[in-house]
RNA sequence: GGUCUCAUAGUCUAAUGGUCAGGACGCCGGCCCUUCACGCCGGAGAUACCGGGUUCGAGUCCCGUUGGGAUCA
Numbered sequence: 001g002g003u004c005u006c007a008u009a010g011u012c013u014a015a016u017g018g019u020c021a022g023g024a025c026g027c028c029g030g031c032c033c034u035u036c037a038c039g040c041c042g043g044a045g046a047u048a049c050c051g052g053g054u055u056c057g058a059g060u061c062c063c064g065u066u067g068g069g070a071u072c073a
Stems, first nucleotide, its partner, number of pairs: 001072007010025004018056001027043005050064004
């Protein structure tokens, strides 16, 4: 340098172009317990790396950009 691929909450991860972006861990509150932990119940938190395009509608498709990974030379 070429090709392919990934980027979603503090972390990990899911989602066929169409409902409020779902789940786990973590966090907060409550119950339980002498207390903690475990367990149970509830709650908050992401407009999606960034910039454009297509579309009635984009996390999803297309282009560019930035960063990571794989592979070829």